[in-house]
RNA sequence: GGUCCUUUAGUGGAACUGGUCAACACGUCUCCCUCUCAAGGAGAAGAAUAGGAGUUCGAGUCUCCUAAGGAUCA
Numbered sequence: 001g002g003u004c005c006u007u008u009a010g011u012g013g014a015a016c017u018g019g020u021c022a023a024c025a026c027g028u029c030u031c032c033c034u035c036u037c038a039a040g041g042a043g044a045a046g047a048a049u050a051g052g053a054g055u056u057c058g059a060g061u062c063u064c065c066u067a068a069g070g071a072u073c074a
Stems, first nucleotide, its partner, number of pairs: 001073007010026003019057001028044005050066005
């Protein structure tokens, strides 16, 4: 240098053929329970889906560029 793969809450991770408010688990916060803690129960907050552009009525999803990480060929 060529080709290909990955990137989504703090962490892991789903979203099927482009379509409602982007799940779920752990974690965090509040309340209940408890003498207290843990466990358990109830609830809440937290993502503009790596960055940008394009296609489309509509993009996490399709196309292009860029960045980071990885595989492979030379």
About this RNA:
Predicted 3D model of a 74-nucleotide RNA (transfer RNA) from an uncultured Bacilli bacterium. It was read from a public genome assembly. Model confidence (mean pLDDT): 80 of 100. Its Rfam family is "tRNA". From the family's description: Transfer RNA (tRNA) molecules are approximately 80 nucleotides in length. By type it is a transfer RNA.